[in-house]
RNA sequence: ACUCUAAGUACGCCGAAUCCCUGCGCCAGCGGGGAACGGGGGACCCACUUCUCGGGGUGAAUUGCGCUUCGGGCGCAUAGGCGAUCCCCAUCGCCGAACCCGUCAGCUAACCCCGUAGGCGGAUGGGGAGGGGUC
Repeated sequence: ACUCUAAGUACGCCGAAUCCCUGCGCCAGCGGGGAACGGGGGACCCACUUCUCGGGGUGAAUUGCGCUUCGGGCGCAUAGGCGAUCCCCAUCGCCGAACCCGUCAGCUAACCCCGUAGGCGGAUGGGGAGGGGUC
């Protein structure tokens, strides 16, 4: 100096998935509460008339075409989404899954219920608009 691996800290990415208080003597661990963020159910009115070809929900993740050994898998494209404060433009790169409810749900004020996980390590250029800290 380079490569690989492990641990810790800081910073950051996808995502709602963060912060604070507290009980069990303390640690660990478990439980409870609050704020904030996110999701579902649920009137009048309005909308829809359509329920086995079931229907519906979270999510960006929907749809089309082709190949196939027809189980499924593979390929191309695509609605849509992401890439270090926020917005816009350009270019480049990437994702385009998975799971859940259980015959049942349009919207929906009041009201009711639920979640706060998991996985990772990074685009560049130009223009614009803000915020915070210290003195």